[in-house]
Context: one part of a larger RNA
RNA sequence: GAACGAACGCUGGCGGCGUGCUUAACACAUGCAAGUCGAGCGAGAAAUCCUCCUUCGGGAGGAGAGUACAGCGGCGCACGGGUGAGUAACACGUGAGUAACGUACCUUGGAGUAGGGGAUAACUGUUCGAAAGACAGCUAAUACCGUAUAAGACCACAUCAUCAUCAGGAUGGAGGGGUCAAAGUUCAGGCGCUCCAAGAUCGGCUCGCGGCUCAUUAGGUAGUUGGUGAGGUAAUGGCUCACCAAGCCAGAGAUGAGUAGCUGGUCUGAGAGGAUGAUCAGCCACACUGGGACUGAGACACGGCCCAGACACCUACGGGUGGCAGCAGUGGGGAAUCUUGCACAAUGGACGAAAGUCUGAUGCAGCAACGCCGCGUGUGUGACGAAGGCCUGCGGGUCGUAAAGCACUGUCAGGAGGGAAGAAACAAAUCGGUACCUCCAAAGGAAGCACCGGCUAACUCCGUGCCAGCAGCCGCGGUAAUACGGAGGGUGCAAGCGUUGUUC
Numbered sequence: 001g002a003a004c005g006a007a008c009g010c011u012g013g014c015g016g017c018g019u020g021c022u023u024a025a026c027a028c029a030u031g032c033a034a035g036u037c038g039a040g041c042g043a044g045a046a047a048u049c050c051u052c053c054u055u056c057g058g059g060a061g062g063a064g065a066g067u068a069c070a071g072c073g074g075c076g077c078a079c080g081g082g083u084g085a086g087u088a089a090c091a092c093g094u095g096a097g098u099a100a101c102g103u104a105c106c107u108u109g110g111a112g113u114a115g116g117g118g119a120u121a122a123c124u125g126u127u128c129g130a131a132a133g134a135c136a137g138c139u140a141a142u143a144c145c146g147u148a149u150a151a152g153a154c155c156a157c158a159u160c161a162u163c164a165u166c167a168g169g170a171u172g173g174a175g176g177g178g179u180c181a182a183a184g185u186u187c188a189g190g191c192g193c194u195c196c197a198a199g200a201u202c203g204g205c206u207c208g209c210g211g212c213u214c215a216u217u218a219g220g221u222a223g224u225u226g227g228u229g230a231g232g233u234a235a236u237g238g239c240u241c242a243c244c245a246a247g248c249c250a251g252a253g254a255u256g257a258g259u260a261g262c263u264g265g266u267c268u269g270a271g272a273g274g275a276u277g278a279u280c281a282g283c284c285a286c287a288c289u290g291g292g293a294c295u296g297a298g299a300c301a302c303g304g305c306c307c308a309g310a311c312a313c314c315u316a317c318g319g320g321u322g323g324c325a326g327c328a329g330u331g332g333g334g335a336a337u338c339u340u341g342c343a344c345a346a347u348g349g350a351c352g353a354a355a356g357u358c359u360g361a362u363g364c365a366g367c368a369a370c371g372c373c374g375c376g377u378g379u380g381u382g383a384c385g386a387a388g389g390c391c392u393g394c395g396g397g398u399c400g401u402a403a404a405g406c407a408c409u410g411u412c413a414g415g416a417g418g419g420a421a422g423a424a425a426c427a428a429a430u431c432g433g434u435a436c437c438u439c440c441a442a443a444g445g446a447a448g449c450a451c452c453g454g455c456u457a458a459c460u461c462c463g464u465g466c467c468a469g470c471a472g473c474c475g476c477g478g479u480a481a482u483a484c485g486g487a488g489g490g491u492g493c494a495a496g497c498g499u500u501g502u503u504c
Base pairs, nucleotide, nucleotide: 001504002503003502004501006500007499008498009497010496013375014374015373016372017371018370019368020367021333026331027330028329030328031327032326035075036074037073040072041071048063049062050061051060052059053058082286083285084284092210093209094208095207096206097205098204101203102202106199107198108197109196110195111194112193113192114147116145117144123137124136125135127134128133152180153179154178155177157175159173160172161171162170163169184191185190212258213257214256219249220248221247224246225245226244227243228242229241230240231239261283262282263281264280265276266275267274268273288309289308290307291306292305311322312321313320314319339365341364342363343362347361348359349358350357351356378408379407380406381405388399389398390397391396412445414440415439416438417437418436422431448493449492450491451490452489453474454473455472459488460487461486462485463484469476470475
């Protein structure tokens, strides 16, 4: 000098665009953050209104309405959002490999969608229970289960051709054998369902290379290293197991310890490099702590399940409930970091044929000079160089054209009127009566902070008297201090200015 997710002190007019718990991955009140589909299925209210009957208590029918709530079923909930605790690792980056693999929804092509069965929730109940629920009975489906069919796929067998590799192999053809499907619905246009092949997308796994510190860590390792066989997986593999062998890693740093999410990037620097990894984007990991699996195309699953633990809450004491590192918000910690806002109008997502519903993603608004950028706080004229302050050699000098006065202007803020784009689409609709435009009034409402001994731009007076104090370094202060404190004047930056911290 530059920079910052900054903080502190003094000060503070406006706008645009950004940014905002770096500390306790500490604990959380409350609300919301993942639902949707009636064109898969069964069942199905009430308030209220109308009509009729009435013993005036009420009853029946219709509308509300096949609506609401709940249930079975499908898809989604593995995305989106948060955090960086762990991790020195194929976690990340980059480049390869997979002849060792998977892929719901989507696209393309091919072949089908035949005929049956038994349950179960909802619901009902004279049962038990504080409740959750248990028990008994009824019923449906695109829920579940046999059977048929098999273009095709898969499995083992034997055979041929092509390709590839260090090797085990890969692809294709013909053969007989075994196994494997389906679901309906609508307005009959369609939407679906099953199997096969291919694509696209997204992933799994393997390998080369690369990126921290400590040797005051030198030896480490028994599923350890390899093999055979088996199990397991979508898939290779000690991934797991049985047996066999005794290997494997290490001074080019194994093992251990400490620290740390990684990257694109960011800051600095002429560069090389150094430091860093907030916001935005990619990847990874985690979801109160530890462990586990289930479902599913995909999870070992933030707002799912089970077990254990700590903590907190309810209880009829038998037993239950919870997880903000989602958005707001609270307490706590801290030098320090925001609203318990509006809207699904746009973009995107889930579901749906659609209308649409949901969406604290997102779009907006609010708060904060936290940052960057822009604008303003007036312009011209004005000497009797006013008053006043300060200095003085008492003549004057200086603040100073500065003020006043006179003449103007109208940015921002204010008042009035008009008023968008964003929306492709009949209507509706956030931001928003916002931006912007026109008019009005009025200099009015808008300047501070640090410094002035040298480095370093800027000097005098008074007070103090090695005191009080200053200080980044050198150093100032003991009676004339340009260095302390105040004043006048000046210098620098300016809605900021200084200080502190950190990096180069």
Predicted 3D model of a 504-nucleotide part of an RNA (small-subunit ribosomal RNA, 5' domain) from an uncultured prokaryote.
Rfam family: Bacterial small subunit ribosomal RNA.
The coordinates come from a structure-prediction model, not an experiment, and the mean pLDDT is 81.
RNAcentral holds the full RNA, with entries from ENA.